Record summary:
The RNA shown here (c-di-GMP-I riboswitch aptamer) has 87 nucleotides and comes from Peptococcaceae bacterium UBA5752. Taxonomically the source falls in Peptococcaceae (Bacteria, Bacillota, Clostridia, Eubacteriales). Of the family's consensus pairs, 95% are formed in the model. It matches the Rfam family "c-di-GMP-I riboswitch aptamer". Rfam links the family to the GO term cyclic-di-GMP binding. Rfam describes the family as follows. GEMM was predicted in a large-scale screen for bacterial structured RNA regulatory elements. The coordinates come from a structure-prediction model, not an experiment, and the mean pLDDT is 85.

[in-house]
Formats: sequence, structure tokens, C1' cells
RNA sequence: CACUGAUACUAGCAAACUAUUCGAAAGAAUAGGACGCAAAGCUAAAGGGUCUAAGCUUUUUUUAAGUAUGACAGCCUGGCUACCAAA
Repeated sequence: CACUGAUACUAGCAAACUAUUCGAAAGAAUAGGACGCAAAGCUAAAGGGUCUAAGCUUUUUUUAAGUAUGACAGCCUGGCUACCAAA
């Protein structure tokens, strides 16, 4: 340095749920809270996937369908960066 990953060490993140705020929604932020995580750090303008449908389009006459320019990195792969060091 690369791989690997302990019932080690040191630090870290925080699902569901609750409250408040923002948002059309999906969802996000903050506080509480811990299901889990060795990258649960960053990247959505790397690719796939998933969620939503304000606006728009079509159909219709108020409904339905489609659509991301909105989201998810705690869905997968890739890219970038990083703590510790037993076997």
C1' cells in the first nucleotide's frame, strides 16, 4: 500500500415511531428515539431500479392514463474519500 474484518480499540451514523417546520406529493430538515450499519461518508449530471405527479400532454368534463424537471446513496453496481489493526 492492497485485500480482509475481532465479542479488540477509538470515534461515528441512526430505521420504525413521535413532535415541529418545509413541500402538491414522494420526501426532507431539526429534536427525541435505536432497527440496524465497517463506509448507513460523498456522488441521482455514471448506469440500472424504486417512489411521487405540482406542471404538462392525452382522454374527457372532472375523472382516468402517461410523463421528472421532484425525491430515495439505509435498493444494486460503479466512481471518489476516510478511522482502527487481531487473524